[in-house]
């Protein structure tokens, strides 16, 4: 002195599917309807997070074993928030030269 994986922090990008039904609260109206929560039912989605595995390895039996894939617990289905990955900067950090 060049500053990789890696972690941390900020700040950007960020998909999908019912603004579905009843019911109860409540706010606005008061030409009996809107929005908002909360329960329930029925339809969906996958990219918080959790679950499962394929090749491989194994004394071939136990077992390890990844995801954007598969489940849909859980989260979600106008907008808001949330969001897997990502892109800048810092700060750590020292692989290569």
């Nucleotide at each position: 002195a060049u500053g990789a994986a890696u972690a941390c922090a900020a700040g950007g990008g960020g998909a999908g599917a019912g603004c579905u039904u009843a019911c109860u609260g409540u706010u606005c109206a008061a030409g009996g309807g809107a929005g908002c929560a909360g329960u329930a039912a029925c339809g969906c989605c996958g990219a918080a997070g959790g679950a499962g595995c394929a090749a491989a390895c194994g004394u071939u039996c136990a077992g390890u074993g990844a995801a954007u894939c598969u489940c849909u617990c859980a989260g979600g289905c106008a907008a808001a928030a949330a969001g897997a990955c990502u892109c800048u900067u810092g700060u750590a950090g020292g692989a290569c030269g």
The RNA shown here (Glycine riboswitch aptamer) has 97 nucleotides and comes from Lentibacillus kapialis. Its Rfam family is "Glycine riboswitch aptamer". Rfam links the family to the GO term glycine biosynthetic process.